[in-house]
């Protein structure tokens, strides 16, 4: 320095011809239990990496930044 891929909940992914974001784990409460685990319910957690475009309407589509994988020199 150049292609390319990827960034969403505290982690680990999801979510297609654009239409208002979910799951698994883990914190947390609950029911069991003499206490705990473990098993079973339940609520809660999100400015989608930061911006600007286009759109009625953007996790989705364009664009510039940022950070990280991985090739090539």
């Nucleotide at each position: 320095a150049c292609g390319u891929c990827u960034g969403u909940a505290g982690c680990u992914c999801a979510a297609u011809u654009g239409g208002u974001a979910g799951a698994g784990u883990a914190g947390c409460g609950g029911u069991c239990u003499c206490c705990a685990a473990a098993a079973c319910c339940g609520a809660a957690g999100g400015u989608u990496g930061c911006g600007g475009g286009u759109u009625c309407a953007a996790u989705u589509c364009c664009u510039g930044c940022c950070a990280g994988g991985c090739g090539u020199g």